[in-house]
RNA sequence: GGGUCUGUCGUAGAAUGGUUUAAUACACACGGCUCCAGACCGUGAAAUGGGGGUUCGAUUCCCUCCAGGCCCA
Numbered sequence: 001g002g003g004u005c006u007g008u009c010g011u012a013g014a015a016u017g018g019u020u021u022a023a024u025a026c027a028c029a030c031g032g033c034u035c036c037a038g039a040c041c042g043u044g045a046a047a048u049g050g051g052g053g054u055u056c057g058a059u060u061c062c063c064u065c066c067a068g069g070c071c072c073a
Base pairs, nucleotide, nucleotide: 001072002071003070004069005068006067007066010026011025012024018056028044029043030042031041032040049065050064051063052062053061
């Protein structure tokens, strides 16, 4: 340089173009329980890589850029 795949809360990881609402697990915060802590129970905060486009509607489709993985040279 060419090709290809990927990018979603702190981490992992769902969501087929459709309700304003983006799941779940672990982690975290608060509360309950406990002499204390852990375990357990309850509650909560937190995310779609950037920019454009298509569409009534985009995490999802298209383009481009950025970052990363793999293959080729």

This is a predicted structure of a 73-nucleotide RNA (transfer RNA) from Candidatus Pacearchaeota archaeon CG10_big_fil_rev_8_21_14_0_10_35_13. The RNAcentral record of the sequence draws on ENA. Rfam family: tRNA. Rfam describes the family as follows. Transfer RNA (tRNA) molecules are approximately 80 nucleotides in length. Its mean pLDDT, the model's own confidence on a scale to 100, is 81.